[in-house]
RNA sequence: GCAGAGUAGAAAAUCUAGCGUAAAGUGUAUGUUGGACGGGGAGUUGCCGGCAUAACGAAGAGUAUAAGGCUCGCGGUGAGAUUUUCGCAUCCCGCUGU
Numbered sequence: 001g002c003a004g005a006g007u008a009g010a011a012a013a014u015c016u017a018g019c020g021u022a023a024a025g026u027g028u029a030u031g032u033u034g035g036a037c038g039g040g041g042a043g044u045u046g047c048c049g050g051c052a053u054a055a056c057g058a059a060g061a062g063u064a065u066a067a068g069g070c071u072c073g074c075g076g077u078g079a080g081a082u083u084u085u086c087g088c089a090u091c092c093c094g095c096u097g098u
Stems, first nucleotide, its partner, number of pairs: 001098004009086008018077001019075003028054008039093004060072004
């Protein structure tokens, strides 16, 4: 010099038991406050979260009852497991092979 490996994490599918359907959650905007980002260092206008405010906004049906209990649905629903795909923003150094 050339080639390569590895993380956190992200997305999708499936499964499980939940939550909501008496509307929380999800998504959006603004403000505020934290966190993470290959083995080491730095680290953003990128990523993830908490809180506050605002606007928007929904799919129920059947059955039973002492009971918002059960069943089937519905929700850009929270969590866990498995599989697959993607994957250091970027900079410097390092590691493996040659």
This is a predicted structure of a 98-nucleotide RNA (THF (Tetrahydrofolate) riboswitch aptamer) from uncultured Catonella sp. RNAcentral holds the sequence, with entries from MGnify.